Model confidence (mean pLDDT): 85 of 100.
Predicted 3D model of a 72-nucleotide RNA (transfer RNA) from an uncultured Actinomycetes bacterium.
Rfam family: tRNA.
[in-house]
RNA sequence: GGGCGCGUAGCUCAGCGGGAGAGCGCUCGCCUCACACGCGAGAGGCCGUAGGUUCAAAUCCUGCCGCGCCCA
Numbered sequence: 001g002g003g004c005g006c007g008u009a010g011c012u013c014a015g016c017g018g019g020a021g022a023g024c025g026c027u028c029g030c031c032u033c034a035c036a037c038g039c040g041a042g043a044g045g046c047c048g049u050a051g052g053u054u055c056a057a058a059u060c061c062u063g064c065c066g067c068g069c070c071c072a
Stems, first nucleotide, its partner, number of pairs: 001071007010024004018055001026042005048064005
């Protein structure tokens, strides 16, 4: 330098045109003598970034940035 894949909650990931979600973690409550486990509730997101397409974009297209694999 070229090809491919990935970038969504603190972490690991799902979702792939119209509702932003799960597990773990965190906070509060219940339970317990207490802690853990368990049960219930809650907080937490510029969906990498800039454009384009569309009535509508996390989702489709393009550039750029970052990470990974392969080729040179």